[in-house]
RNA sequence: GAGGGCGGGUAGAUGGUCGCGCGCCCAGGCGUGAGGAAAGUCCGGGCACCAUAGGGCAGGGUGGUGGCUAACGGCCACCGUCUGCAAGGAUAGGGAAAGUGCCACAGAGAACAGACCGCCGACCCCCUCGGGGAUCGGUAAGGGUGAAACGGUGGUGUAAGAGACCACCGCGGGCGAUGGUGACAUCCCCGGCACGGCAAACCCCACCCGGUGAAAGGCCAAAAAGGGAGGUUGGAGCGGCCCGUUCCUUACCUCCGGGUUGGCCGUUGGAGGCGUCGGGCAACCGGCGUCCCAGACAAAUGACCGUCCACGACAGAACCCGGCUUACCGCCCGCUCCUCGGA
RNA sequence: GGAGCUGUAGCUCAAUUGGUUAGAGUACCGGCCUGUCGAGCCGGGUGUCGCGGGUUCGAGUCCCGUCAGCUCCGCCA
Numbered sequence: 001g002a003g004g005g006c007g008g009g010u011a012g013a014u015g016g017u018c019g020c021g022c023g024c025c026c027a028g029g030c031g032u033g034a035g036g037a038a039a040g041u042c043c044g045g046g047c048a049c050c051a052u053a054g055g056g057c058a059g060g061g062u063g064g065u066g067g068c069u070a071a072c073g074g075c076c077a078c079c080g081u082c083u084g085c086a087a088g089g090a091u092a093g094g095g096a097a098a099g100u101g102c103c104a105c106a107g108a109g110a111a112c113a114g115a116c117c118g119c120c121g122a123c124c125c126c127c128u129c130g131g132g133g134a135u136c137g138g139u140a141a142g143g144g145u146g147a148a149a150c151g152g153u154g155g156u157g158u159a160a161g162a163g164a165c166c167a168c169c170g171c172g173g174g175c176g177a178u179g180g181u182g183a184c185a186u187c188c189c190c191g192g193c194a195c196g197g198c199a200a201a202c203c204c205c206a207c208c209c210g211g212u213g214a215a216a217g218g219c220c221a222a223a224a225a226g227g228g229a230g231g232u233u234g235g236a237g238c239g240g241c242c243c244g245u246u247c248c249u250u251a252c253c254u255c256c257g258g259g260u261u262g263g264c265c266g267u268u269g270g271a272g273g274c275g276u277c278g279g280g281c282a283a284c285c286g287g288c289g290u291c292c293c294a295g296a297c298a299a300a301u302g303a304c305c306g307u308c309c310a311c312g313a314c315a316g317a318a319c320c321c322g323g324c325u326u327a328c329c330g331c332c333c334g335c336u337c338c339u340c341g342g343a
Numbered sequence: 344g345g346a347g348c349u350g351u352a353g354c355u356c357a358a359u360u361g362g363u364u365a366g367a368g369u370a371c372c373g374g375c376c377u378g379u380c381g382a383g384c385c386g387g388g389u390g391u392c393g394c395g396g397g398u399u400c401g402a403g404u405c406c407c408g409u410c411a412g413c414u415c416c417g418c419c420a
Stems, first nucleotide, its partner, number of pairs: 001340004005335006012308007020033006035314001039325002042323005047213004054243004059209005064078005079093001080091004094204002099202002101198003116143002118139005124133003151169006170193001171191004176187004217265004227256006234248004258419003272291008309312001344416007353369004362400001371387005393409005
């Protein structure tokens, strides 16, 4: 210098005039007013009601190890595997020697397999003496098919071959040794190999999950036929069933019909932001200081003008948090990161 | 705001335990028939299985993400 890798930030700035929501003083002033994703509603929790949510089955979810956390399918660190020259990246990563099932087409044979071609032996026939053919048998080294062919390479051996035997690699087993909290790693010993793949197929194992969501729920006010039809005999406590338990006893469910479309709370001060110190590799935790930072209900956060620039993307709160995922114009910053080239 | 469902040919729908080239009706196109049109007969599949990724030898089907559309849900007596 070129090309990459990883991580982070910002989301037009500033001044003026007018306007809107909320709060305060009080009758025109002051303060404040969207996001990093407010989004998708995919996970997890708080909160509220149903029993302080009980037992079993069914159902759903998660799946290396250790930690963080209110919790998680999130995050951090590490292990294994795959991938990249590397920095790095990806990882639904328990069990296939509990059982069931599937492995199409091709191929001789697809799971305790298989002689199609080939190779080899015996015996027979033909022959132009090179060889060719039939039958019986041996053989999984070679060819061919396939996503996958029942370990790989080299040697010994053999008629030809073969873990048949040997070395190395791989694989499996071992209350083995050492290191580590652990996943696991390294070494040692044993076994010639028995055990193909699929569990994002059923399933098994371990752990977790009660339901409903702010239209939850509480209070006040108004109106109205306690009307009609059907159903259950017990009904209700809001998800599928059973048990248990609590309440009500003539009530309860569905449909049709009637009334209403108001107000207040919940509702924003919180697992809160920022700074600093300490612990920890980190996620994160603790101490101290400081700040208050939208709160609407058809729903506010805008318009115009001036100046400047790198000419402005995706998109807008609705009970609140922690994550994940997705969308996004550009611009900026950091790295004792990697590769190549030059001096 | 919350809950649920669906997406396959122009339209309406199929597709078995994942299996080879995704089918049917209708519409459409070409030919025959007819003086002409329609009807009828013969032939033809025109498809990013909404989109992207993963599992698998193999995905419309299984899993994850995403997009679009549709449906339902107030209170009182």
Overview
Two RNAs folded together computationally: RNase P RNA and transfer RNA, 420 nucleotides in total. It holds a member of the Rfam family "Bacterial RNase P class A". By type it is a ribozyme.